[in-house]
RNA sequence: AAACCAAUUUUAGCGCCUGAGCUGAAGAAAUCAGACAAUGAUCUUCAGUUGACGAGGAGGAGGAGUAUCGAAGAUUCGGCGGAUACCUCCCGGCCGCGAUGCCCGGUCGUAAUUCUUGUUCUUAAACCACAGAAGUGAUCUUGUGAUUAAAGGAAGAAGAUGGCACAUUA
Repeated sequence: AAACCAAUUUUAGCGCCUGAGCUGAAGAAAUCAGACAAUGAUCUUCAGUUGACGAGGAGGAGGAGUAUCGAAGAUUCGGCGGAUACCUCCCGGCCGCGAUGCCCGGUCGUAAUUCUUGUUCUUAAACCACAGAAGUGAUCUUGUGAUUAAAGGAAGAAGAUGGCACAUUA
C1' cells in the first nucleotide's frame, strides 16, 4: 500500500449493466470506397465510457407492482434490483346544524374532514455560456453568470357536506 472487519455520515430520478451507442488497442480472410497502391469503412476480440435535472413524499402488517410533479430534449433508449405513492385489514385523529349516546358514512396519519372558489408563502436544479482541472480519447469533475416550473404542502376567507333517541334554547 492492498484486502478484510467494525463504526460514522450521506443517499430513493436511488443503485447497478450482459442489449445498444461512443472511444482506444490489436487482428486472418473477404467486401466496399480510393487510380491497381497507401489509407479508411464494414467485421472479430479485449479494455474503457455513457446509461434521470431537481421539487415532493414514511402509523403498523400484508398485497400487488410501468408509483406523484414538472424542467430539459441525440440513450433521461433498453434491462435488473429497490422505493415514502396505491389497494385491503388493524390501530389512531378529525368531520358530517346542537351537549350526550348509538348506528352509518367520509377523510386523513400524530403537522392526522373532504370538495368548490380566491389570496399569500413555500431558495428549483440540470440544460446553456465562460473558465479551471484529470484523461491518448470517448468522457468525468469543480467554480462563476444569466434566466426558468408544476404538483403537493402551510396560513387565512366564503360556501357546501347523514339518520335515530333525547336534554336545553327560541
GlmS glucosamine-6-phosphate activated ribozyme aptamer from Paenisporosarcina sp. TG20, 170 nucleotides, folded computationally.
It matches the Rfam family "glmS glucosamine-6-phosphate activated ribozyme aptamer". Rfam links the family to the GO terms catalytic activity and regulation of gene expression. By type it is a riboswitch. About the family: This entry contains a glucosamine-6-phosphate activated ribozyme that is found in the mRNA for GlmS. GlmS is an enzyme that uses fructose-6-phosphate and glutamine to generate glucosamine-6-phosphate. The ribozyme catalyses self cleavage of the glmS mRNA that is thought to regulate GlmS activity.
Its mean pLDDT, the model's own confidence on a scale to 100, is 76.